This is a predicted structure of a 513-nucleotide part of an RNA (small-subunit ribosomal RNA, 5' domain) from an uncultured bacterium. The prediction has a mean pLDDT of 83. It matches the Rfam family "Bacterial small subunit ribosomal RNA".
[in-house]
Context: one part of a larger RNA
RNA sequence: GGAUGAACGCUGGCGGCGUGCCUAAUACAUGCAAGUCGAGCGAUGAUUAAAGAUAGCUUGCUAUUUUUAUGAAGAGCGGCGAACGGGUGAGUAACGCGUGGGAAAUCUGCCGAGUAGCGGGGGACAACGUUUGGAAACGAACGCUAAUACCGCAUAACAAUGAGAAUCGCAUGAUUCUUAUUUGAAAGAAGCAAUUGCUUCACUACUUGAUGAUCCCGCGUUGUAUUAGCUAGUUGGUAGUGUAAAGGACUACCAAGGCGAUGAUACAUAGCCGACCUGAGAGGGUGAUCGGCCACACUGGGACUGAGACACGGCCCAGACUCCUACGGGAGGCAGCAGUAGGGAAUCUUCGGCAAUGGGGGCAACCCUGACCGAGCAACGCCGCGUGAGUGAAGAAGGUUUUCGGAUCGUAAAGCUCUGUCUUUGGGGAAGAUAAUGACGGUACCCAAGGAGGAAGCCACGGCUAACUACGUGCCAGCAGCCGCGGUAAUACGUAGGUGGCGAGCGUUAUCC
Repeated sequence: GGAUGAACGCUGGCGGCGUGCCUAAUACAUGCAAGUCGAGCGAUGAUUAAAGAUAGCUUGCUAUUUUUAUGAAGAGCGGCGAACGGGUGAGUAACGCGUGGGAAAUCUGCCGAGUAGCGGGGGACAACGUUUGGAAACGAACGCUAAUACCGCAUAACAAUGAGAAUCGCAUGAUUCUUAUUUGAAAGAAGCAAUUGCUUCACUACUUGAUGAUCCCGCGUUGUAUUAGCUAGUUGGUAGUGUAAAGGACUACCAAGGCGAUGAUACAUAGCCGACCUGAGAGGGUGAUCGGCCACACUGGGACUGAGACACGGCCCAGACUCCUACGGGAGGCAGCAGUAGGGAAUCUUCGGCAAUGGGGGCAACCCUGACCGAGCAACGCCGCGUGAGUGAAGAAGGUUUUCGGAUCGUAAAGCUCUGUCUUUGGGGAAGAUAAUGACGGUACCCAAGGAGGAAGCCACGGCUAACUACGUGCCAGCAGCCGCGGUAAUACGUAGGUGGCGAGCGUUAUCC
C1' cells in the first nucleotide's frame, strides 16, 4: 500500500447493487416451512334446483315430506410425493475431496423410443355400527363393506436359470444360436359416440436411451520424530454367506504374512474444491456470500418402507434434557423461515406474495411451496450524486496574532444576479405477462410548481510524513507506531486560531499478503 462476513470511537443527506451469529453443533415459547389426487374406492352427505304429495290458507306463497339431480366439508382405504428443495460444518487427514481412468463387477421410480399384452376368479381390512378400556396419548372385542388395496390361476420370450455349440476378446469372460424349466398384469378410470366402438390417462413383461446413483484404481491433499515401531480379520489362499454388484465385507478351514525414516502408528489441527485476497511473477494466506462434492440433523445404536434413506419437520431401542399427568402412563427435538433467552467486541423483520422462475400432486381447473421473488432493518462493503453557481474590497464586523505599523481567517461572509441535481407538493405512470394473472407498487420513471431553502465531518500538524503560532501546564497532567517529548518561553501534553489530508465518512484495533 491492498484486503475484510469485521468490531470500537466521533460524525452522518440520498440512491443503486451486494452482504449481515465468524462466539454456544447452546437451550428453545409461538406461527408457518409437504402435500396432493373424488378422472382409484366405499360410506357420511351441508347446500342448491326441478317435479309430486300433505297441511295452513292472504289461490299463489309458506311449512313438512317423497323422488331425481347437484355435490360443500371433514375423516378413512388407495396412488404419487415426502430421499428433492432448505440448513449447518460437529465429525472426517479419508478414495472424503480434486483430477484422470475403470466397472467384461452394478442398479436406476418418473421421462423418451420400440415390441408384445391387458383373460378368468377369490378372500379380506379400514371407514361405519354395537359393546368396551384409559385422565390423556391411544386402544380392544364382535359385526358389515369397496377398490387402480391384497392373493391364487391362465397367457408368454426377445427376459431369468441350467446344458450344449460357434465366433471373439482384456484374465475372470462377452456375443450369437439350439434346447429344457420358470415367471406378469387393473376386462381399471374418464370423455365422446351411441350398441359396442373410438380417444386419452393408467397397468404388465421385455429391449433401448436419457438422467441419477453405487463401487474400484493412479496421482495430489496440514503440523509434530520431544510420536519408531504398528497390525490378529491382521496379509494372502480355498470354499461359502451376503449384496444391485467386486471385495476379509462376513463365516469356516489353511498358510504366516502385511505396513514402516520415500515417515507406518500415535497425537494435534481441519469439511474439500471451483474460487477469493495479495503479489510483476513464483509464491504466501483464506475456503463468508455464489456454484460442485461430502458429512450431520438433541446424543448413541438399529432396521422398516421404497426405484432411491439406514430418512432434519418417519419408526424402534437406550441416554441426557424439557413439558403434561387423575402417578398408572404419555409428549417433544428450529444446524428450515422469522423470532426468544444465553454467550459475545459483534451480526436483521415473529413482514408481503405465489405475479415471475422452479418443485410436488392432478386429465385439468387448481391446491401446496418461509425454495424463490420482493419489501423492512444496519454507512457492513462497493459504486454514483448532493450539501449550491457567478459576481462581490468598505479587504466590513468579529476571532487570532502583533515589533501596535500591521498581518491573517478572506471573495471567505453580507449584498446583487442566477440554477433546481437531491429534496417538497401536485399530476401522469410502466416494463417485468405470450390470452388471463403483478406481491413489488401508485414503485421506477416522466411532467409541472415552490424555495438556497432540509444536508459536513473526522484525523493530523517534532522527524519518518503533507501541515505552526499563541496561551495554559511545569518530569506534573499527559502523549507515543518507532525515535522519543514534558523538570518555566513545549511547533511533541491540553485548549484556541491557523494549516494539511481524506470526505458521508474519518480515525483506532484485529487478521492476511